[in-house]
Context: one part of a larger RNA
RNA sequence: GGAUGAAGCACUAGUGACAUGCUUAACACAUGCAAGUCGGACAUUAAAUGGUGUUUCCAGUGGCGGAUGGGUGAGUACUACUGAAGAACCUGCCCUUGGGAGGUGAACAACAACUGGAAAUGGUUGCUAAUACCCUAUAGGUGGAGGAGCAAAAGAAGGAAUCCACUUGAGGAGGAGCUUGUGUCCGAUUAGCUAUUUGGUGAGGCAAUAGCUUACCAAGGCGAUGAUCAGUAGCUGGUCCGAGAGGAUGAUUAGCCAUACUGGGACUGUGACACGACUCAGACUCCUGCGGGAGGUAGUAGUGAGUAAUUUUCUACAACGGGCGAAAGCCUGAUGGAGCAAUGCUAUGUGGAGGUAGAAAGCCGACAGGUCAUGAACAUAUUUUCUCAGAGAAGAAGCAAUGACAAUAUUCGAGGAAUAAGCAUCGACUAACUCUGUGCUUGUAGUCGCGGUAAGACGGAGGAUGCAAGCGUUAUCU
Numbered sequence: 001g002g003a004u005g006a007a008g009c010a011c012u013a014g015u016g017a018c019a020u021g022c023u024u025a026a027c028a029c030a031u032g033c034a035a036g037u038c039g040g041a042c043a044u045u046a047a048a049u050g051g052u053g054u055u056u057c058c059a060g061u062g063g064c065g066g067a068u069g070g071g072u073g074a075g076u077a078c079u080a081c082u083g084a085a086g087a088a089c090c091u092g093c094c095c096u097u098g099g100g101a102g103g104u105g106a107a108c109a110a111c112a113a114c115u116g117g118a119a120a121u122g123g124u125u126g127c128u129a130a131u132a133c134c135c136u137a138u139a140g141g142u143g144g145a146g147g148a149g150c151a152a153a154a155g156a157a158g159g160a161a162u163c164c165a166c167u168u169g170a171g172g173a174g175g176a177g178c179u180u181g182u183g184u185c186c187g188a189u190u191a192g193c194u195a196u197u198u199g200g201u202g203a204g205g206c207a208a209u210a211g212c213u214u215a216c217c218a219a220g221g222c223g224a225u226g227a228u229c230a231g232u233a234g235c236u237g238g239u240c241c242g243a244g245a246g247g248a249u250g251a252u253u254a255g256c257c258a259u260a261c262u263g264g265g266a267c268u269g270u271g272a273c274a275c276g277a278c279u280c281a282g283a284c285u286c287c288u289g290c291g292g293g294a295g296g297u298a299g300u301a302g303u304g305a306g307u308a309a310u311u312u313u314c315u316a317c318a319a320c321g322g323g324c325g326a327a328a329g330c331c332u333g334a335u336g337g338a339g340c341a342a343u344g345c346u347a348u349g350u351g352g353a354g355g356u357a358g359a360a361a362g363c364c365g366a367c368a369g370g371u372c373a374u375g376a377a378c379a380u381a382u383u384u385u386c387u388c389a390g391a392g393a394a395g396a397a398g399c400a401a402u403g404a405c406a407a408u409a410u411u412c413g414a415g416g417a418a419u420a421a422g423c424a425u426c427g428a429c430u431a432a433c434u435c436u437g438u439g440c441u442u443g444u445a446g447u448c449g450c451g452g453u454a455a456g457a458c459g460g461a462g463g464a465u466g467c468a469a470g471c472g473u474u475a476u477c478u
Stems, first nucleotide, its partner, number of pairs: 001478004006474002011470001014348003018344002020341002022306001027304003031301003036064003041061002046056004071259003080184002084180003090175002094172007102136002105133001111126006141150001155164001157162001185231001187229001192222003197219008234256004238249004261282005284295004312338001314337003321332004352380001354378001362371003386415003390411002395405001422467005427448003433462005443450002
């Protein structure tokens, strides 16, 4: 000099565009919201209409989703990441393609009655439907040397055509899991480490390979090219500095990983060992009729605490994306927007041109004058901004309709120079100097240093220099 997710208990501050905003306590959390949807799977219930018919609605059964999206970086020096290669695998929805969907049956919620409990939440008996469940038949599947054997299915809407689902093969796309090499901080004042440890066989297990697990057998495997142990740390594309070599770093944004009060565990499912699911233990908080229960913001706002330090308990699903649905649509704190903060970057303004009697005041002075200084006044034109009033978008795809932002951007008219400049420095490094006060005092200071009676270095004043809605300081990197 450059840079920062910066800070201020320094000073100051006009406006807009675009970004960014708990770096500390992975500390504790009041309250609201953040994942639902389908009545074109199902039997009921309730409502509207005088009735039929029709329309609408909900708790429940059932389906799909809830494994995405969003947060955080505690752990992890490798089960991770990075960039390559590979074989022994799975794959809901989606795409292409070949078959099939025959015949039955018994229940369980809801509901009703009775009943336990303070509540959370149950118990018994009875009734009922299905795309829920079961049996049977069939199978270009599985399995086996062969034979015997095993395993599917569901309907709904519509007047119909048809369409959406269901089941089973094959292929694809995208997505997971697994294996082997490469590279990835510091310490030897850590030198030996390892017993399922390394390998083999049999068995089990998994979607799949495998000491993944187990029985037996062998005694291997790693290590000064640093094993093991200890410390620190999420990794990367990138970001900052640098001519480069290289050094530092990993906020925002994108990919991967890990994690969800702490520690275990499995269930369901194509997919989880599951942030807003279950279960056990623990700590903490709350309710209780003391028998027992409820909870988890590292989602979004917000609160307390901590800290030098970080925002609104806002708005809309109009766009984009996602879930469900045949669709209309519903949901969406993802997202789009607005609000707050000079936190950054960028744009722009605070006026322009003229104006000497070189005005007054200030400061300096050798008392001639000089300087502030064309600066002001004055006169002249203008209106970026500002105030008031009018018009008013694009973003909407997809014939029409549909805009949160938005009384916005933009534009036009009126008004009047009107509403808008500070901070630091001035001995050298380092651009910029005099007077006055003080008298080794007050003080200053990044380094050298300055100050003991004429201080260009301290305080004030005038002047000057630098940067400018900022400026100087502090912290960190280069």

Source information
This is a predicted structure of a 478-nucleotide part of an RNA (small-subunit ribosomal RNA, 5' domain) from Allium cepa. Lineage of the source: Eukaryota > Euphyllophyta > Magnoliopsida > Petrosaviidae > Allium. Rfam family: Bacterial small subunit ribosomal RNA. Gene Ontology terms of the family: structural constituent of ribosome and ribosome. The RNAcentral record of the full RNA draws on SILVA.